[in-house]
RNA sequence: CAGGUUGGCCGGAUGGCCGCGGGCACAGAUGUGCCCGAGGAAAGUCCGCACACCACAGAGCAGCAUGCCGGGUAACGCCCGGAAGCGCGUAAGCGUUUGGAUCAGGGCCACAGAAAGCAUACCGCCCUGCCGCAACGGCAGGGUAAGGUUGAAAAGGCGGUGUAAGAGACCACCGGCGGGUGCAGCAAUGCAUCCGGACAGGCAACCCCCAUGCGGUGCAAGGUCAAGCAGGAGAGAAGUCUGGUAACAGACGGGACCUGGCUCGGCGCCCAAUCAUCUCCGGGUAGACCGCUUGAGCUGAUGGGAAACCAUCAGUCCAGAUAGAUGUCCAUCCAGGCAGGUAUUCCUGCCAGACAGAAUGCGGCUUACAGGCUGACCUGGACC
Repeated sequence: CAGGUUGGCCGGAUGGCCGCGGGCACAGAUGUGCCCGAGGAAAGUCCGCACACCACAGAGCAGCAUGCCGGGUAACGCCCGGAAGCGCGUAAGCGUUUGGAUCAGGGCCACAGAAAGCAUACCGCCCUGCCGCAACGGCAGGGUAAGGUUGAAAAGGCGGUGUAAGAGACCACCGGCGGGUGCAGCAAUGCAUCCGGACAGGCAACCCCCAUGCGGUGCAAGGUCAAGCAGGAGAGAAGUCUGGUAACAGACGGGACCUGGCUCGGCGCCCAAUCAUCUCCGGGUAGACCGCUUGAGCUGAUGGGAAACCAUCAGUCCAGAUAGAUGUCCAUCCAGGCAGGUAUUCCUGCCAGACAGAAUGCGGCUUACAGGCUGACCUGGACC
């Protein structure tokens, strides 16, 4: 200098006139002044939580989710670091996978092929007998799975022994599988060594098994005030005893009710029913206020940590709309592109700034993004 990999940040700024929303102060009329006013993703609605309500948030089942190890976090399916497998790349790196398929079972593996879970003989190879002049010929019987065909996958590989011909049938070595021991590591695992079998195909984002976790619903949650109306039908439980003059109270027992799955239990409710409660039909209301933004907040410094992150101190308040505000215009500057002037620097002119708008809030993930700044690393070339 060129090409590449990976991480972080910015993504317009200032001023003026007018206009819009909120807050504060003054005024008393509808005004004046000051302060604040869309994002890194506000998007997707995919996860987690805060918060709210359901009489408890208790137990069990169903259902759903996660799934290598360690750490972080309020929590998570997220983040950080690490391990092993597979694939891409010269490399830096990138992508992807991850409990169990053997010993808990079930199921599937299309088509092709002889045969796809303990399987099979299509072409072959070998032996015996018969036919034939003979033939690596034909027929019958037996043996075989080494060679070939098909496929994603067909009884692990190489070298031997052995055999009629072969074959882990047997042997040594290797691979893979399952174990023992030692060392390293918190661990997942790695290395070394020893033993064993002839070798335990694939799929669990198939059912399933194991471990861990989850009450449900959601700001259209929920609460307060005001206003207004019209209710109707159906279903709905057994009593006994005690105290008391009675009203009534209590005990046993019975009934309803489990929130947007089912069952059980506790507390509360009803028990003479025009009730507790449930179902259906019909009517009224849709107004105002709260929730509504001070937070697991943000910024900086110091310390701890390999990192995610944590602690302490200091500073700071940064939208709360409700048919839904946060804007238009002008000027200057900034980043960029094009053209001209001798121009990388300076000047002039023109163009023009990506993806995209809060609606309860926060932590994540995923997706979109013109242009610019910057750290680390890899490869190649040149120079010193």